[in-house]
RNA sequence: CAAGUAGACCGGGUGACCGCUCGCUUUAAAAGGCGGGAGGAAAGUCCGAGCUCCGCCGGGCAGGAUGCUGGGUAACGCCCAGGAGGGGUGACCCUACGGAAAGUGCCACAGAAACAUACCGCCCCGGCUAAAGCCAGGGCAAGGGUGAAAUGGUGAGGUAAGAGCUCACCAGCGGCUGGGCGACCAGUCGGCUGGGCAAACCCCAUCUGGAGCAAGGCCAAAUAGAGAGACGAAAAGGACGCCCGGCCUAGUCUCUGGGUUGGCCGCUUGACCCUGAUGGUAACAUCAGGGCUAGAUAGAUGGUCACCGCCCCGACUUUUCGGGGUACAAAACUCGGCUUACAGGUUUACUUGGCUG
Numbered sequence: 001c002a003a004g005u006a007g008a009c010c011g012g013g014u015g016a017c018c019g020c021u022c023g024c025u026u027u028a029a030a031a032g033g034c035g036g037g038a039g040g041a042a043a044g045u046c047c048g049a050g051c052u053c054c055g056c057c058g059g060g061c062a063g064g065a066u067g068c069u070g071g072g073u074a075a076c077g078c079c080c081a082g083g084a085g086g087g088g089u090g091a092c093c094c095u096a097c098g099g100a101a102a103g104u105g106c107c108a109c110a111g112a113a114a115c116a117u118a119c120c121g122c123c124c125c126g127g128c129u130a131a132a133g134c135c136a137g138g139g140c141a142a143g144g145g146u147g148a149a150a151u152g153g154u155g156a157g158g159u160a161a162g163a164g165c166u167c168a169c170c171a172g173c174g175g176c177u178g179g180g181c182g183a184c185c186a187g188u189c190g191g192c193u194g195g196g197c198a199a200a201c202c203c204c205a206u207c208u209g210g211a212g213c214a215a216g217g218c219c220a221a222a223u224a225g226a227g228a229g230a231c232g233a234a235a236a237g238g239a240c241g242c243c244c245g246g247c248c249u250a251g252u253c254u255c256u257g258g259g260u261u262g263g264c265c266g267c268u269u270g271a272c273c274c275u276g277a278u279g280g281u282a283a284c285a286u287c288a289g290g291g292c293u294a295g296a297u298a299g300a301u302g303g304u305c306a307c308c309g310c311c312c313c314g315a316c317u318u319u320u321c322g323g324g325g326u327a328c329a330a331a332a333c334u335c336g337g338c339u340u341a342c343a344g345g346u347u348u349a350c351u352u353g354g355c356u357g
Stems, first nucleotide, its partner, number of pairs: 001353010012308007020037007039328001043339002046337005051212004063208005068082005083097001084095004098203002103201002105197003119144002121140004126135003152170006171193002173190007216265004226256006236249003272291008309326007
C1' cells in the first nucleotide's frame, strides 16, 4: 500500500423568528417568565421478566417450549468461556449438537436387494457331451453394474473361489489407566465391526396456570334505566255494567346501587445512568462518589430563513462558481434480549499478500 476478519462509536452544527407539549412560577383574570422535550434501532411484537386482575389444598395426565458442557442473570430460546463436528492459507466464522440394540414408520429415481438381498460374475461336485456349452446341487460376496447411501477402508497372507478368516496401519465401538468440575482428550487392550432419517411419530431430561396498562383502582354530571320506602285527601289509569274496599301501574318526594361520556391515579426513581476501585479469562458482581434524563391521550417533540460541514454532477489549470442530495425511521406501562432496516463517516485490535529500510 492492497485485500480482509472481529469489535466500539457518530448519525449533521450554529444563529434568528414563529409554533406545540409538560413542570415550576408571576398574576384576580387575560397574558407572561424560566426550565425539560425521541432512537440506535423508539420498528417487528419473536422470546424472558417486573407490575395488575382472575384462578388455585396438593399431586399427576394432556398440551407447549428447550436440548453438547460449565458459568452469568430477576429470568430467558439471551450472554460469556470451553468441547466436538464442519468451512477458510489465515485473522476468524457456522452448527435444533440428547436418544436409531424400546417400539412404529419412511428412504424418491435407479437397482436383484434400502432389510435382510444375489442381476452380471467367481469357484467346487454330478449328469449330458469329443469339446465349447447346457442342466441340477452347493459355496462366495472379491470384481462389475445401480444409487445420496449396498454393511468398516487400504495392503499383504490365506483359499477351490472368497471372506476380519489372519496380520500391519487407519476409522468406529467397547473395556482399562491417566488428565479435566464437565462436555471431552491422551495412551493402551479387545477382531468387537448389520445403513440413514428423531426440523417423522416417539422415548428421556428440564421448565411451564390464564389474560394483559383497552391490566387494574378512584371520583362522578345531564338524560334515561334498576331497587327500597312514603304519599295518594272530592281531582290519573287497569282487571269489559255500576258502587265500595283492597291490589297493580302511572305520578310526586326521599334514599340506595350499577353503568355511558368525562376527569384523576397507574405514569415514569429504575433489576436506572456516569466515573472510579476491587474480584473474575469473560459474561458479570460488589463497593464508593456523582446525576435525574420526554410523559402526550387522537396523541407534543415542528416549520421557515441564513451561514457552515459532508457526498454527487457540470464549468474551470487551480482557488472557485452553479445545480442537486444529506439515510433508516419516530416514544404510548416499564425493563433485559433477539431479529430486521440504515446515506455517509470515525476508530481499535488482528490476518494474508506486495514493496521499502
A computed fold for a 357-nucleotide RNA from a Dehalococcoidia bacterium, annotated as Bacterial RNase P class A.
The prediction has a mean pLDDT of 76.
The sequence is in RNAcentral, with records from ENA.